[in-house]
RNA sequence: AAAUCGAAAGGGCAAACCCGCCGCGAGACGGGGACGCAAAGCCAAGAAUCUAAGGGGGCUAAAAGAUCGUCUGGCUGCCGAA
Numbered sequence: 001a002a003a004u005c006g007a008a009a010g011g012g013c014a015a016a017c018c019c020g021c022c023g024c025g026a027g028a029c030g031g032g033g034a035c036g037c038a039a040a041g042c043c044a045a046g047a048a049u050c051u052a053a054g055g056g057g058g059c060u061a062a063a064a065g066a067u068c069g070u071c072u073g074g075c076u077g078c079c080g081a082a
C1' cells in the first nucleotide's frame, strides 16, 4: 500500500409508527421518531415482490409505475485493531 475483514473512535443513514403534503394506487417528499445498517451511498441493468387510475361494469396486468432497507450485478466511498 492492496485484498479480505469489522474491533475501537469520530461522524453518517434511518424501519415501524405519528403529523403534514403529493399520488388512483403501490408509494414519494418534509418534520418527528429509531428497528436496524460498513455501503441502509448511487444506478430500476437481471430477477423478485407490489400497484391499477382511465373507459358504463367486470376481469387481466400488456403498456405504464413502485420498492436499491428483497437478492444479484455495475459504479463510487470514511476509519484501521485482529
Stems, first nucleotide, its partner, number of pairs: 005080002012037002017032004022027001035069001041075003045072003048067004